[in-house]
RNA sequence: ACGAACCCCGUGGAAGAGACCGCUUUUCGAAGCGGCGCCGAAGGAGCAACCGGCCCCGGAAACUCUCAGGCAAACGGACCGCAGGGGGAUU
Numbered sequence: 001a002c003g004a005a006c007c008c009c010g011u012g013g014a015a016g017a018g019a020c021c022g023c024u025u026u027u028c029g030a031a032g033c034g035g036c037g038c039c040g041a042a043g044g045a046g047c048a049a050c051c052g053g054c055c056c057c058g059g060a061a062a063c064u065c066u067c068a069g070g071c072a073a074a075c076g077g078a079c080c081g082c083a084g085g086g087g088g089a090u091u
C1' cells in the first nucleotide's frame, strides 16, 4: 500500500397472520388478565437430507418448532441496495 470476516451509524426497499371474544382500568390512543384461532422475517431452540468426521459426535439456513415476538395503520422487522465510520485477516 491492498483491504476479507465482523461491528456501528445514515438512507431507500422489505412479507405473513383475528381493528376476534369476555372482564377490568383508561389520558379514549390504549393497557392488564382470561379464552379461542392464526403467522414467521427480531431474538431463541432443533437437525431428516447436506457438510466435517468411520458410527457415536460437531456445524448452518430463508428448513422445522413457536419459548419469545407478532396478527388495521403507525412502530418493529430478518434480509437487500446505496453512502459513511471502525476493524484488521490476506497479499
Stems, first nucleotide, its partner, number of pairs: 001091001006086003010082004018036001020035006037071003043067001044065003050059003
Molecule: Glycine riboswitch aptamer